Predicted 3D model of RNase P RNA and transfer RNA as a complex of 457 nucleotides. Its mean pLDDT, the model's own confidence on a scale to 100, is 76. Rfam match: Bacterial RNase P class A. The family's RNA type in Rfam is ribozyme.

RNA sequence: AAAGUGGAUCAAGCAGUCGCCUCUCGCUAAGACAAGCUUCGGGCUUGUUGAGGGGAGGAAAGUCCGGACUCCGUAGGACAGGGUGGCCGCUAACGGCGGCCCCGAGUGAUCGGGGGAAAGUGCCACAGAAAACACACCGCCCAUCAUCCGCUGAUGGGUAAGGUUGAAAAGGCGAGGUAAGAGCUCACCGGUCCGUCAGUAAUGAUGGACGCUUGGUAAACCCCACCCGGAGCAAGACCAAAUAGGAGGAUUGGGUGGUCCGCCCAUGAUCCUCGGGUAAGGUCGCCCGACCCCGUGAGCAAUGACGGGGCUAGAUGAAUGAUUGCUGUGACUUCUAUUACGAGUCACCACAGAAUCCGGCUUACCGAUCCACUUUAGCC
RNA sequence: GGCGACGUGGUGAAGUGGUUCAACACGGAGGUCUGCAAAACCUCUAUUCACCGGUUCGAAUCCGGUCGUCGCCUCCA
Repeated sequence: AAAGUGGAUCAAGCAGUCGCCUCUCGCUAAGACAAGCUUCGGGCUUGUUGAGGGGAGGAAAGUCCGGACUCCGUAGGACAGGGUGGCCGCUAACGGCGGCCCCGAGUGAUCGGGGGAAAGUGCCACAGAAAACACACCGCCCAUCAUCCGCUGAUGGGUAAGGUUGAAAAGGCGAGGUAAGAGCUCACCGGUCCGUCAGUAAUGAUGGACGCUUGGUAAACCCCACCCGGAGCAAGACCAAAUAGGAGGAUUGGGUGGUCCGCCCAUGAUCCUCGGGUAAGGUCGCCCGACCCCGUGAGCAAUGACGGGGCUAGAUGAAUGAUUGCUGUGACUUCUAUUACGAGUCACCACAGAAUCCGGCUUACCGAUCCACUUUAGCC
Repeated sequence: GGCGACGUGGUGAAGUGGUUCAACACGGAGGUCUGCAAAACCUCUAUUCACCGGUUCGAAUCCGGUCGUCGCCUCCA
């Protein structure tokens, strides 16, 4: 320098004007405007008019996981059902994250995958001789018989080394051996079982025994280990307004889990359905929190501890916008032999908009900057 | 805002818990029949099973993601 790998940050900046949402303070001496009440004379109540602070995101999204919070006392047990899946750790928790192990891809940085098929059951189309208690179609070999005497044919037997099919063919490869062959025998690799050593463990290294039939599929049923009560802020609590405490049904019924047991409430009581009423209301929940920033030391890291500082959206016909100037960035045009400088025009862009909150994952995305590392080539 | 279900030719709709041609009905086009039509009969209708990945020898079907459509959930007694 080129090509790449992994990660982090940002999502133009500053100032002015107008407007919207919200919070705090002030003014409520007086006035103005709007609404409501009233004894209609005026009076009373509320709000606005002032100043200051704050006001979308890395994904606010999908709602795919996990929690906080709230209600239901079926929150207790059993079964069913669902989820996760190498090992160890982190965490409030997780299907997340970190480190390590094994397998695979890559020259490499790095990336992708992960329980059990030797517990049992099921499935493996077509093709093929044979698809899981292996099998004899072609071929090879032996014996007998026949013979036109050919490297022939028939019958019986041996054989998985070769061919054919398929996604997949029953350990691989070499040597010996044999009529031909074969773990039949042997070396190496692979496998199973039993040890030893290292490691918390996954696992690795190593020794011995056994020639060693024993595919694939668990995002098929299943087995093993661990986890899970249900519903969700339209949860739920309070206030205001209004009425037909009406009709029908169920009664061992109801209590929000699929079944059973247990528990609770009732048995003129409770529940369901229809009908009725009032609005399309107000307040709380509702933003101080597993929060943010800086530093120290622990740990390989995820993460956690301690100290200091900060307060940073809470809307509900649902705010967070519009515009001007300067700087900056990009594109185009012009000048120039070319680049650069200068001048002019345009744009400031992608994905996208909080709705109870938080930790993750996933998906969408114009670009810019920085850090670490790898490979190749050149120079010193 | 929350929760749930679904997506198969032009339309409706079946499908297998994995493999051979994805049925069936209506519609449309052509033909036979008829003097002309209707009815009837025959033939055709080029579907990457919403889209993108994965598991598997093999996916409309199983798993994950994306997109779209539909439904339910407010207060009082």